Overview: Two RNAs folded together computationally: RNase P RNA and transfer RNA, 511 nucleotides in total. Rfam match: Bacterial RNase P class A. By type it is a ribozyme. The coordinates come from a structure-prediction model, not an experiment, and the mean pLDDT is 77.
RNA sequence: GGGGGCGGUCGGGUGGUCGCUGCACGGCUCCCGGCCGUGCAGAGGAAAGUCCGCACUCCACAGGGCAGGGCGCCGGGUAACACCCGGGAGGGGGCAACCCCUCGGACAGGGCCACAGAAACAGACCGCCAGCGGCCCGCGUGACCACGCGGGUGCGGGCAAGGGUGAAAAGGUGGGGUAAGAGCCCACCGGCGUCGGGGGCAACCCCGGCGGCCAGGCAACCCCCGCCCGGAGCAAGGCCAAACAGGCGCGAGCGCGCGGCCGAGGCCGCGCCGGGGUGUGGCCCGCACCCCUCGAGCGCCGGGUAGGCCGCUUGAGCCUGGGGGAGACCCCAGGCCCAGAGAGAUGACCACCGCCUGAAGCGCGGUACCCUGGCCGCACCCCCGGCCAGGCGACGCGCGUUCAGGUACAGAAUGCGGCUUACAGACCGCCCCCGCCG
RNA sequence: GGGCCCGUAGCGCAGUUGGGAGCGCACCUCAAUGGCAUUGAGGGGGUCGCGGGUUCAAGUCCCGCCGGGUCCA
Repeated sequence: GGGGGCGGUCGGGUGGUCGCUGCACGGCUCCCGGCCGUGCAGAGGAAAGUCCGCACUCCACAGGGCAGGGCGCCGGGUAACACCCGGGAGGGGGCAACCCCUCGGACAGGGCCACAGAAACAGACCGCCAGCGGCCCGCGUGACCACGCGGGUGCGGGCAAGGGUGAAAAGGUGGGGUAAGAGCCCACCGGCGUCGGGGGCAACCCCGGCGGCCAGGCAACCCCCGCCCGGAGCAAGGCCAAACAGGCGCGAGCGCGCGGCCGAGGCCGCGCCGGGGUGUGGCCCGCACCCCUCGAGCGCCGGGUAGGCCGCUUGAGCCUGGGGGAGACCCCAGGCCCAGAGAGAUGACCACCGCCUGAAGCGCGGUACCCUGGCCGCACCCCCGGCCAGGCGACGCGCGUUCAGGUACAGAAUGCGGCUUACAGACCGCCCCCGCCG
Repeated sequence: GGGCCCGUAGCGCAGUUGGGAGCGCACCUCAAUGGCAUUGAGGGGGUCGCGGGUUCAAGUCCCGCCGGGUCCA
């Protein structure tokens, strides 16, 4: 100098104009409510996806179990977790730093392992075998039945070493053994179990002895074992409370006349008089409308809609310093208050600066090649080689100038801890590899 | 704030104890016809939404993303 790994931080700044939300103060309006002015504050590392875990609130609940779901090496952290930290075993990637994946049980049971193959967890296709039963042939004992010996056959039988199939085939090598073989036996190695010793809190690791010789894989198939989980969600939930409807009470004519109807003493319609009430911004008159016992209007009550308020942001909070721990994290002291909308504010424009990308031009430093000159080597010269000085200076790098374009992902809605996903660019620390110089 | 479903060829869809990637329409070629349509025969076409994992083997099982639809309050 180049490339890479891990961990962490930031993720535009300043000013002006016009707006938005909240709070405080002041002013105007009689109050309610509203308006105006000033000041202060006003999105994130993921506010996102809503995948987990909690707080909080209401409902349910003696206790236990079933169903359903989740988790699963060990130790620690935490309010809790499927999260985090440290460690273990196995597998994989990279030269390396380092990174990624998996993790109870397959001698409790069930199920599956396509095709191929004899066989997928129990078997024999090719093959090997004559020790045994049978059959055939030959020889012998005196004879075609019996017995013995030898040879053959693979029908019964024995074997599982080898071949072949497959993703996966019953430990591997060597020796013994046998009719042929085989952990059948033995030595070493691998693996499993167990015992003893050592290290570690533990998972586990190291060493030694012994044993049966070793019965596959899948539980992100059912299942078994252990642990955890009651349900719903801030539209949770609480308070106040129009309008309409309901209940109770107060409440003015059971008036007169005409007409109609029948159930024959009531009902309906119209008119007149009287009375009650509402509106007309307070009162009287007037006017309009409604009502007079199937009742206007008024008052009270319960539940509760629209609407309003609370929940609502002081909290597993943030910053600084100190301490403990390997770390996640915890403890102590001091300081701070840091968005709270409710169809949902945090925006738009302008100027300057910063950052990134590209282009152009200039300047500085500077290397290869080339040119000129000098010195040295052979030396008498040329050629050639080396060194020094000067010039031209491609490609590339650094600094400044101008122009153009860009300045990511994204936007709170009860709060918090995680996970996952998206993200232009910048910075810091540690480590690894390569090249060069000393 | 909660629950559920879907994504497979250009289009509409099948695909279950995990092992062949398929059906219909469309497309191409040939035949039949004077020609077209219908018809008959043959053929091509797939990142199974994407990325990881489990497994000998994944469209199918598990996890995380992306897109779409639907229901409840």